Overview
This is a predicted structure of a 1503-nucleotide RNA (small-subunit ribosomal RNA) from an uncultured Candidatus Peregrinibacteria bacterium. The prediction has a mean pLDDT of 82.
RNA sequence: AAAUUCUUAUUCGAAGAGUUUGAUUCUAGCUCAGGAUUAACGUUGGCUGUGUGCCUAAUACAUGCAAGUCGAGCGCCCUGGACCCUGUCCCCAAUCAAUUGGUGAUAGAGUCCAGGGAGCGGCAGACGGGUGAGUAACACGUUGGUAACUGCCUCGAAGUCAGGGAUACACCUUAGAAAUAGGGAAUAAUACCGGAUUGUCCCGAAAGGGUAAAGCAGCAAUGCGCUUUGAGAGGUGCCUGCGGUCUAUCAGCUAGUUGGUGAGGUAAUGGCUCACCAAGGCUAUGACGGGUAGCUGGUCUGAGAGGACGAUCAGCCACAAUGGAACUGAGAUACGGUCCAUACUCCUACGGGAGGCAGCAGUAAGGAAUUUUUCGCAAUGGGGGCAACCCUGACGAAGCAACACAGCGUGAAGGAUGAAGGCCUUUUGGUCGUAAACUUCUUUUUUGAGGGAAUAAAUAUGAAGGUACCUCAAGAAUAAGCAUCGGCUAACUACGUGCCAGCAGCCGCGGUAAGACGUAGGAUGCAAACGUUAUCCGGAAUUAUUGGGCGUAAAGAGUUCGUAGACGAACUGUUAAGUAGGAAGUUAAAGCCUAGUGCCUAACACUAGCAAGGCUUUCUAAACUGGCAGAAUAGAGUAUAGCAGGGGCAAGUGGAAUUCUGUGUGUAGGGGUAAUAUCCGUAGAUAUACAGAGGAACACCAAAAGCGAAGGCAGCUUGCUGGGCUAUUACUGACGUUCAAGAACGAAAGCGUGGGGAGCAAACAGGAUUAGAUACCCUGGUAGUCCACGCCCUAAACUAUGAUCACUCGAUGUUUGAGGAUUCGACCCCUUCGGCGUCCAAGCUAACGCGAUAAGUGAUCCGCCUGGGUAGUACGAUCGCAAGAUUAAAACUCAAAGAAAUAGACGGGGACCCGCACAAGCGGUGGAGCAUCUGGUUUAAUUCGACAGUAAGCGGAAAACCUCACCAAGACUUGACAUCCCGAGAAGACUGCCGAAAGGUGGUUGUGCCGCAAGGAACUCGGUGACAGGUGCUGCAUGGUUGUCGUCAGCUCGUGCCUUGAGGUGUUCGGUUAAGUCCGUAAACGAGCGCAACCCAUGUCGUGAGUUGUAUUUUUCUCACGAGACUGCCGGUUCUAAAUCGGAGGAAGGUAUGGAUGACGUCAAAUCAGCAUGGCCCUUAUGUCUUGGGCUACACAGGUGCUACAAUGGACGGUACAGUGGGCUGCAACAUAGCAAUAUGAAGCCAAUCCCUAAAACCGUUCUUAGUUCGGAUUGAAGGCUGAAAUUCGCCUUCAUGAAGCUGGAAUCGCUAGUAACCGUGAAUCAGCACGUCACGGUGAAUAUGUUCCCGGGUCUUGUACUCACCGCCCGUCAAGUCAUGAAAGAUUGAAGUGCCCAAAGUCCCCUUAGUUUUCGAACGGGGGCCUAAGGUAAAGCAAUUGAUUGGGACUAAGUCGUAACAAGGUAUCCGUAGGAGAACCUGCGGAUGGAUUACCUCCUUU
Repeated sequence: AAAUUCUUAUUCGAAGAGUUUGAUUCUAGCUCAGGAUUAACGUUGGCUGUGUGCCUAAUACAUGCAAGUCGAGCGCCCUGGACCCUGUCCCCAAUCAAUUGGUGAUAGAGUCCAGGGAGCGGCAGACGGGUGAGUAACACGUUGGUAACUGCCUCGAAGUCAGGGAUACACCUUAGAAAUAGGGAAUAAUACCGGAUUGUCCCGAAAGGGUAAAGCAGCAAUGCGCUUUGAGAGGUGCCUGCGGUCUAUCAGCUAGUUGGUGAGGUAAUGGCUCACCAAGGCUAUGACGGGUAGCUGGUCUGAGAGGACGAUCAGCCACAAUGGAACUGAGAUACGGUCCAUACUCCUACGGGAGGCAGCAGUAAGGAAUUUUUCGCAAUGGGGGCAACCCUGACGAAGCAACACAGCGUGAAGGAUGAAGGCCUUUUGGUCGUAAACUUCUUUUUUGAGGGAAUAAAUAUGAAGGUACCUCAAGAAUAAGCAUCGGCUAACUACGUGCCAGCAGCCGCGGUAAGACGUAGGAUGCAAACGUUAUCCGGAAUUAUUGGGCGUAAAGAGUUCGUAGACGAACUGUUAAGUAGGAAGUUAAAGCCUAGUGCCUAACACUAGCAAGGCUUUCUAAACUGGCAGAAUAGAGUAUAGCAGGGGCAAGUGGAAUUCUGUGUGUAGGGGUAAUAUCCGUAGAUAUACAGAGGAACACCAAAAGCGAAGGCAGCUUGCUGGGCUAUUACUGACGUUCAAGAACGAAAGCGUGGGGAGCAAACAGGAUUAGAUACCCUGGUAGUCCACGCCCUAAACUAUGAUCACUCGAUGUUUGAGGAUUCGACCCCUUCGGCGUCCAAGCUAACGCGAUAAGUGAUCCGCCUGGGUAGUACGAUCGCAAGAUUAAAACUCAAAGAAAUAGACGGGGACCCGCACAAGCGGUGGAGCAUCUGGUUUAAUUCGACAGUAAGCGGAAAACCUCACCAAGACUUGACAUCCCGAGAAGACUGCCGAAAGGUGGUUGUGCCGCAAGGAACUCGGUGACAGGUGCUGCAUGGUUGUCGUCAGCUCGUGCCUUGAGGUGUUCGGUUAAGUCCGUAAACGAGCGCAACCCAUGUCGUGAGUUGUAUUUUUCUCACGAGACUGCCGGUUCUAAAUCGGAGGAAGGUAUGGAUGACGUCAAAUCAGCAUGGCCCUUAUGUCUUGGGCUACACAGGUGCUACAAUGGACGGUACAGUGGGCUGCAACAUAGCAAUAUGAAGCCAAUCCCUAAAACCGUUCUUAGUUCGGAUUGAAGGCUGAAAUUCGCCUUCAUGAAGCUGGAAUCGCUAGUAACCGUGAAUCAGCACGUCACGGUGAAUAUGUUCCCGGGUCUUGUACUCACCGCCCGUCAAGUCAUGAAAGAUUGAAGUGCCCAAAGUCCCCUUAGUUUUCGAACGGGGGCCUAAGGUAAAGCAAUUGAUUGGGACUAAGUCGUAACAAGGUAUCCGUAGGAGAACCUGCGGAUGGAUUACCUCCUUU
């Protein structure tokens, strides 16, 4: 100084997204972004430091090592050496000799030193190291305790005397393969034993009794020991409060069990053990059982509270192949000790033996997966030793692994022809990109060379290690990948592929233009790593203490009573359990946090500091909660007087009606339905009258009402009985509230026994309906419905709303009381308690809605929910006679399921309105023949397109060739057509041969224009490649155009307002209109696209002009310009408005008539073949040319037309009247010829001048109802016209022929006035070809009461499970495949327990006269007993696996049968129950509204 606390400031600190829908809000699940890991896998990989490294098989283990040490406890053996003594021998010397001395060799005895060996003895081996199988327990954590022990260590006191007999190794010997075992005679000790002595030691009340010892080393000083004892430290045992897992589909457990007395046992308490006595002990605060699990400090995550975890490090526990047992010892029931049993492995001479890596390395196996058979005791620590020292796979180090964390590097600066190359491209360019090359520089790293530590605090000692580090040199040199790029989520293009291959965390992508697959380029992110997978926390307020809910989304128990429990009104006193505050102890270290320090930094390490919270002790406070005591009355209850009531139970009793029976009257029908039929009836029904029988239910009153806890309760009377309310005082004195467990009640259906049985009516039978009809409808009909007794115990048991208490604006109705005021009295009026309703404020709610009877604001208690399906199912348990009820999962599967509201669409929902929509009419189609188009069939080809309405006399306003796209055959290949380049030649004209033509191949002739004289322009031929060309594909890539709804009245916007929001309002409503036309109202005010108007034509008039029109004036006509009509005027109606009805005037009257004009949009409607065009495809052909054929076929079917079937007609003759429009390769008068089509000649006309140019009608005659004098098909013959060409395949004429057809089934079309119908005329196309189309005029009707119904449309409203929008959605059986699961005769396995049998080792107890030893006490040995591991056996369970077959379930583009649900879903749906049925389902009984529609009643709101 910081961490901590307070104040101010500051800092830290809590983020969401995708996905249900057409869109919205909510609910709810799934998924993602973050962090973490003892990780693994894939691709890639330079260095360093620090950590970490079998999560699986507590599976099995080869080999080596991991626990020894002490000679200062002891003796012995072997080897080597030294010394000393004795003997013998040789040699030398001295001496006469004996002998003496010396050197050497040898033998023996002794002493000492060094090394080795096993043994006796001491200490250690109970530590250190490993693992987590077991354990839900005093195992662990924490708090407190004591009836205890404690080697070595520390401090203190006392002692250490004198003796004794053994024994191992070794030696001799025996058995054995070995392991090992036996025998013999010796020997030592700090081994063993008794004796003496002591004490503050032990026993005992005391007297008294009992009990010790060891020496060794050193020259010595002295040192190390030993015995007894006291204290300490550290360690251990035992006891104890509290804490931390799941399961009740485990509810009862317990016999040494609980306690006592006594004894035994233990270091010590104790049923720890035993004998006896008593009958206790534990448990919903979860015993007992089952599953899972070592516990903790801590780790990860989280804002926190929490959640998950328990590797490494540290503390405790447990275990050591599996199970049992004791011995030794201070300490073990002992990982590297012993005994026994079991399994396994190994050795064996087959007799018998050996072993235990969950120590360090390592091996095998398992597995997605986890290291070296390394170095060293230098450091730290441990064992032994006086010490030196020895041992130490503890430990210190190194090795391997990107396994994790941290650091560093892979170069830096300059460098634009923006190089080459890649990719893209609108072909211009862009991008990789200053990136590279290139120039200059640096050296972390790399390589080489030299030096070289600390780590040992005073000496020696360094494995790591020639390491870290330092210095020098060389040289950009040795060093970048991985994932992603549709959204979430940072990052985009191209090619390939074509619902294939594939991707995917969720949503989802892929079916020919894929930013989603694969590749490439580019980009983004992280980086020696990056992705994936797995797991945990987070996000998730998605278990909600902090911090959720339950009317409709999942969720209030069917109702009440009530035990435990939880909670509890006011006052006083006391206490101190909770609570609050202070102090003390503890909560190991490490870790987290703070401040420093040290490795260059960091990771890492070290030093110091700090908690919060927990437990314990103690002191204080006394408000609140609790305990105790007292007194009170506002909660609760009792008494009294009244009141209302379908409250309950029992008994009695009444009338109406149905049915049946009897009798009478009476006659042919009745009954039933949408319509029928079954059925009843001449054996007399139905109908009607009277009488009787029997059962069930109680009309009117009646109601929104009343009562009850709910279910539920209704004729009337009586009896018994429960509850509620009001009023007044009196009494008790918190007696209360809510309630797991428990108890009682509990509609309908159903069950049992016995009755009863009129009506109704599951099942059943018959009749209908229907494609079918196991249904709806009808005729019958049994259980049942009714009663008594006993069960069942469930409902949409609903207000889908638990009970209780308190509080919070109002309005109004109704019901039972009470009071006030008033009155003669009754009403009316006011106040109030209790109930039943409606509307609304605040507030709440996702919204709908609730709103004093809360879903508002608070309090208490109980029940319940946590995505959908599986499933309220399976298994188990309880209950039940059964049906079944209650309790109640999982595997698997989906990304939703759901609530409310919104906009549409739809409805066999409603209201209103319109339309040739129906109706009223007229005429047709459908029948015949023909024409034409289409389908189909056929074909070499019959080119292609168009297909409900909205294709089909349509593209095509003209298929003989052409057209032409099709087919056959023959040709061409830069091409029939365009541009560019090269070469040659003018171009052109005439002409021969082959050929069907195209084409091929020749000949003759011809030399132009411009010019700077090189060449150029046009044209032709040849060549080269860029390209041409394509009626080839895609109208689901497109533009443009068009059809349809529909000339329907709609479709929208700005601002404002309302709603959380989608959205609404405006645009609704009341009128009105052809119209969203206009008016009024109104949170709307305005505006736009549509409507209307403006435009064209026609109708009237005026003016002007007028040739080609008019004989002439007028008129007509033509052209141009104007006028005119506006609901303007009058009256009625309506709100006075808009408007409407009638009228006047007027040529025309309410849009005058007819055109043109087609909103936002719908149908992926039509068209790539009219045109244009993206992409794809063909390129000696899918292009181009030619000839011929085809589009014209023909058992058939459909559409559109023409002509008819005749007398309203046909034929013949006569006679009139138009308007469009067209005309020079043309229209053609007229004349002539021809029966005619036409031909020949030809006036006129480039047109109001000429021509094309009328028919029906009208007037006569004839036919007289016939397959005809109707009808004209078909066929034959002869002609005409166009055109190179008429055969396939044109039109016309004449003669002859003379088919079907006599008015058309079901069904269906057009038309409302100059319209339909009938009649003809013109034009386009066109050489020719018109029954088609488009125009034109002539003649010229009928009907409309109206909107019930069909069709279409519009507006409002309602329901909806639809939104691809009803051609929607959707249910179940059956069939196929896949998956998980239940049942199942059984089968197999496992764990735990129980009873019985047998019983090893072993402790303990008893007996012991036979053997051995003896210190003479006894011990070993032998025999027996209790307990007991393992084993055997029996029965009952539990769990798991499997099982022929079987049950349902889930899923799977296009299977079968139906159509149950959603709209009134076509029989409203659903709930419970019962029966039935291929299936959804149907039917009965009771219930709910979460049912549409209509009417009525009531209530409410407003006026």